[in-house]
RNA sequence: GCACGCCUAGCUCAGUUGGUUAGAGCAUCUCCUUUACACGGAGAGGGUCGAGGGUUCGAAUCCCCCGGCGUGUA
Numbered sequence: 001g002c003a004c005g006c007c008u009a010g011c012u013c014a015g016u017u018g019g020u021u022a023g024a025g026c027a028u029c030u031c032c033u034u035u036a037c038a039c040g041g042a043g044a045g046g047g048u049c050g051a052g053g054g055u056u057c058g059a060a061u062c063c064c065c066c067g068g069c070g071u072g073u074a
Stems, first nucleotide, its partner, number of pairs: 001073007010026004019057001028044005050066001052064003
């Protein structure tokens, strides 16, 4: 250089033949429980889905381009 895959919450990931509110586990915070901690229970916050643009009534999802990571290959 070329081919392919991946990028979604602090972390690990699901969600992709376009459509209701963008989710789970862990973590964080609050409350309950405890003398206290842990465990357990209840709840909350946290994302404009890697950046930009396009198609569409509607995009995490389709298209273009850029960036990052990984694998293969001369």

Transfer RNA from Candidatus Magasanikbacteria bacterium GW2011_GWA2_37_8, 74 nucleotides, folded computationally. Its Rfam family is "tRNA". Its family is annotated with triplet codon-amino acid adaptor activity in the Gene Ontology. Rfam's curators write: Transfer RNA (tRNA) molecules are approximately 80 nucleotides in length. It is annotated as a transfer RNA. Model confidence (mean pLDDT): 81 of 100.